Predicted 3D model of a 74-nucleotide RNA (transfer RNA) from a Candidatus Omnitrophota bacterium. The sequence was found in a public genome assembly. Lineage of the source: Bacteria > Pseudomonadati > Candidatus Omnitrophota. Its Rfam family is "tRNA". Its family is annotated with triplet codon-amino acid adaptor activity in the Gene Ontology. By type it is a transfer RNA.
[in-house]
RNA sequence: GGGCCCAUAGCUCAGUUGGUUAGAGCAGCUGACUCAUAAUCAGCGGGUCUGAGGUUCGAAUCCUCAUGGGCCCA
Numbered sequence: 001g002g003g004c005c006c007a008u009a010g011c012u013c014a015g016u017u018g019g020u021u022a023g024a025g026c027a028g029c030u031g032a033c034u035c036a037u038a039a040u041c042a043g044c045g046g047g048u049c050u051g052a053g054g055u056u057c058g059a060a061u062c063c064u065c066a067u068g069g070g071c072c073c074a
Base pairs, nucleotide, nucleotide: 001073002072003071004070005069006068007067010026011025012024013023019057028044029043030042031041032040050066051065052064053063054062
């Protein structure tokens, strides 16, 4: 220098053929249970989807550029 892949909650990920309110597990908080802790059970909060533009009635999802990470080639 060229090519490919990834970026969604504190962490690990799902959501992919654009469409009603963006989800799960773990973690956290509250309550129940217990002499108490853990475990278990119930509930709650938490993300404007890496950034900026574009297309569209409508974008996490499509297009372009940038940033960060990984891999391959030279």